Molecule: transfer RNA
Organism: Tumebacillus permanentifrigoris
RNA sequence: GCGGUCAUAGCUCAGUUGGUAGAGCACCACCUUGACAUGGUGGGGGUCACAGGUUCGAGUCCUGUUGAUCGCA
Numbered sequence: 001g002c003g004g005u006c007a008u009a010g011c012u013c014a015g016u017u018g019g020u021a022g023a024g025c026a027c028c029a030c031c032u033u034g035a036c037a038u039g040g041u042g043g044g045g046g047u048c049a050c051a052g053g054u055u056c057g058a059g060u061c062c063u064g065u066u067g068a069u070c071g072c073a
Base pairs, nucleotide, nucleotide: 001072002071003070004069005068006067007066010025011024012023013022019056027043028042029041030040031039049065050064051063052062053061
């Protein structure tokens, strides 16, 4: 230099055919206990890497950029 894959919550990851952004763990409060752990209920937390385009509508499709990783040279 060329090509592939990936980028979504603090962490690990889903998100189907474009139609209200989610799970587990973690965090906070409460219940349970003499206390802790486990368990239960509820809650907070998101510029979907960045910019632009298409569309009534984009995490999803298209283009560019950045970063990570793999392969080729």